This is a predicted structure of a 71-nucleotide RNA (transfer RNA) from Portunus trituberculatus. Rfam family: tRNA. Rfam classes the family as a transfer RNA. RNAcentral holds the sequence, with entries from Ensembl Metazoa and Rfam.
RNA sequence: GCAUCGGUAGUUUAGUGGUAGAACGCUCGCCUGCCACGCGAGUGGCCCAGGUUCGACUCCUGGUUGAUGCA
Numbered sequence: 001g002c003a004u005c006g007g008u009a010g011u012u013u014a015g016u017g018g019u020a021g022a023a024c025g026c027u028c029g030c031c032u033g034c035c036a037c038g039c040g041a042g043u044g045g046c047c048c049a050g051g052u053u054c055g056a057c058u059c060c061u062g063g064u065u066g067a068u069g070c071a
Base pairs, nucleotide, nucleotide: 001070002069003068004067005066006065007064010024011023012022013021018054025043026042027041028040029039030038047063048062049061050060051059
């Protein structure tokens, strides 16, 4: 320098155009003599900009960042 794949919550991730899910974490409550375990509720997210579309995490373009391969 070129190519491919990826960037979604604090972490690990699902999601092929129609209200963004889960697990762990965190907070509160229940339980207990206390802690832990268990149970319930809550919290919090689509890398950035533009385009297409009635509607974009999703499709397109550019950028940025990480991994891998080639040179």
Its mean pLDDT, the model's own confidence on a scale to 100, is 82. The source organism's lineage runs through Eukaryota, Metazoa, Bilateria, Mandibulata and Portunus.